[in-house]
Overview
Predicted 3D model of a 74-nucleotide RNA (c-di-GMP-I-GGC riboswitch aptamer) from a Desulfobacteraceae bacterium. The prediction has a mean pLDDT of 83. It was read from a public genome assembly, where an Rfam model found it. Rfam family: c-di-GMP-I-GGC riboswitch aptamer. Rfam 15.1 lists 1,298 matches to the family in 717 species.
C1' cells in the first nucleotide's frame, strides 16, 4: 500500500421485553444478543419511514466524505 481470516484483545448492540420523551417516523435509559472491521461520526446524493403543515426519522438501507483498533496468509 491493499485485505479482512474457521486468529487474539477489547468495542458496538438487531428482533423482543419494561421505563420514558415525541402526533408520528423514531429517540434516550436498563435487560437481551440477531449481527458488525467502521454497526464510530457527517443528513451531502439516492432510497424508505412519518407528520395536518413547517418539518423531520433512518450512519444497522446504499453510495459519499472524516477518523480509527487488532491481525494472518498472498
Nucleotide at each position: 500500500c491493499g485485505u479482512c481470516a474457521u486468529a487474539a484483545a477489547g468495542c458496538c448492540a438487531a428482533a423482543c421485553c419494561u421505563a420514558u420523551u415525541g402526533u408520528g417516523a423514531a429517540g434516550u435509559a436498563g435487560g437481551g444478543a440477531c449481527g458488525g472491521a467502521a454497526a464510530a461520526c457527517c443528513a451531502c446524493g439516492g432510497a424508505u419511514c412519518u407528520u395536518a403543515a413547517g418539518a423531520g426519522a433512518u450512519a444497522g438501507c446504499c453510495g459519499g466524505g472524516u477518523u480509527g483498533c487488532a491481525a494472518a496468509a498472498a